[in-house]
RNA sequence: UUGUGGAAAUGGAUAGUCGCCGUCGUUUCGCACGAGGGAGGAAAGUCCGGACUCCGGGGAGGAAAAGUGCCAGAUAACGUCUGGCGGUGCCGAAAGGCGCUAGGGAAAGUGCAACAGAAAGUAUACAAGCCUUCUGGCAAUGGUGAAACGGCGAGGUAAGAGCUCACCGCGCAGCUGGUAACAGUUGUGGCAUGGCAAACCCCACUUGGAGCAAGAUCAAGAAGAAUAACGCCAAUCCUCCAGGCCAUGUUAUUCGGGUAGAUCGCUUGACGUUUGCGGCGACGCAAAUGCUAGAUGAAUGACUAUCGGGGCCAUAUACCCCACAGAAUCCGGCUUAUAGUUUCCACAAAAAC
RNA sequence: GGGGGUGUAGCUCAGUUGGUUAGAGCGUCGGCUUGUCACGCCGAAAGUCGCGGGUUCGAGUCCCGUCACUCCCGCCA
Numbered sequence: 001u002u003g004u005g006g007a008a009a010u011g012g013a014u015a016g017u018c019g020c021c022g023u024c025g026u027u028u029c030g031c032a033c034g035a036g037g038g039a040g041g042a043a044a045g046u047c048c049g050g051a052c053u054c055c056g057g058g059g060a061g062g063a064a065a066a067g068u069g070c071c072a073g074a075u076a077a078c079g080u081c082u083g084g085c086g087g088u089g090c091c092g093a094a095a096g097g098c099g100c101u102a103g104g105g106a107a108a109g110u111g112c113a114a115c116a117g118a119a120a121g122u123a124u125a126c127a128a129g130c131c132u133u134c135u136g137g138c139a140a141u142g143g144u145g146a147a148a149c150g151g152c153g154a155g156g157u158a159a160g161a162g163c164u165c166a167c168c169g170c171g172c173a174g175c176u177g178g179u180a181a182c183a184g185u186u187g188u189g190g191c192a193u194g195g196c197a198a199a200c201c202c203c204a205c206u207u208g209g210a211g212c213a214a215g216a217u218c219a220a221g222a223a224g225a226a227u228a229a230c231g232c233c234a235a236u237c238c239u240c241c242a243g244g245c246c247a248u249g250u251u252a253u254u255c256g257g258g259u260a261g262a263u264c265g266c267u268u269g270a271c272g273u274u275u276g277c278g279g280c281g282a283c284g285c286a287a288a289u290g291c292u293a294g295a296u297g298a299a300u301g302a303c304u305a306u307c308g309g310g311g312c313c314a315u316a317u318a319c320c321c322c323a324c325a326g327a328a329u330c331c332g333g334c335u336u337a338u339a340g341u342u343u344c345c346a347c348a349a350a351a352a353c
Numbered sequence: 354g355g356g357g358g359u360g361u362a363g364c365u366c367a368g369u370u371g372g373u374u375a376g377a378g379c380g381u382c383g384g385c386u387u388g389u390c391a392c393g394c395c396g397a398a399a400g401u402c403g404c405g406g407g408u409u410c411g412a413g414u415c416c417c418g419u420c421a422c423u424c425c426c427g428c429c430a
Stems, first nucleotide, its partner, number of pairs: 001349010012307007020038002023035004040324001044335002047333005052211004058241006065207005070084005085103001086101006104202002109200002111196002129138003150168002153165003169191001170189008215264004224255007231245003257429002271290008308322004354426007363379004372410001381397005403419005
């Protein structure tokens, strides 16, 4: 320098003409004229968490279901984010560096482990083998497997074995450091306690339901009937205490009937930008400043000119093309899509020094 | 806005509590049979189990993410 991959940022510009949807103003009330505004980093998937609104019958307890799961912090909240701890992979002689990490409990119980192997969890003895008083003893050794009931060395022994001891690993107890996860260290046990909980399960914690077609107001229209259950008033179920309403009653399902309108909710908000301060960081605090879509069969468009980029190695002309995609109550995350350009990292190739 | 289902050979579908090499029917190809074709008989090929990760000794199956297709529900009374 080029190429590939990953991460982050950005995501064509200016002018004109004709249209579309809101807002404000003028108004001769003609939706006429004027001014100003009009998609995104993901508006997407709807996977999490909230705000907001409605639904209850005042409270207590239990069960079920779903979810989360090392520690501390951030936050309105979170399964998100930040910083640590432990584990693990790669590089390195080491110190260390760069990643990944759904990481509570396997000494409460149940279950699973194909094939091979003697034996797959109450251990066992197949073969080779060791020792022997020939009765038996042994589990170091070989083989199988993803995994074989601590590892390794020495002592010990007939041969062996945590049988004993040192070191390492593991469990328990103490001390030191740390907010904590945890780390270090001392003593002790002599292995009793292998793996899987993204198998059931246990433990701890959290969770009422529905969603802007929520919900409120106005206007218009309409026709009720059948079946089932029962005192009803729960919104997963059950129990208890206290309570309300009472019958042509309540609830559920089905059939039939009506509507297809308007206004509000609706966009000023856990908001954006800049600066300063605090914090390792996520982020917080303070000051200044800005107002930036609100549709409803659903606007945000089309064309022209010039420039920009690409097709295309270099220059010029002509021609063609402009990533992913498009608001619908609003926010915070996650995930996915994304041409070109810019920056950083990794790998590969080439050239120069 | 809410709730489900499906994805396995060219097509339609199985796959039981994770276990050795994933099956069936139709279709395709080759052979036999027949004067020839069909039917029939014999045999063969064909699979990134939608995709990407993870758990496990081992994943079509379990977990997470994601993509595509598809079905259902909603107002008044």
Predicted 3D model of RNase P RNA and transfer RNA as a complex of 430 nucleotides. It holds a member of the Rfam family "Bacterial RNase P class A". Rfam describes the family as follows. Ribonuclease P (RNase P) is a ubiquitous endoribonuclease, found in archaea, bacteria and eukarya as well as chloroplasts and mitochondria. The family's RNA type in Rfam is ribozyme. Gene Ontology terms of the family: ribonuclease P activity, dimeric ribonuclease P complex and tRNA processing. The prediction has a mean pLDDT of 77.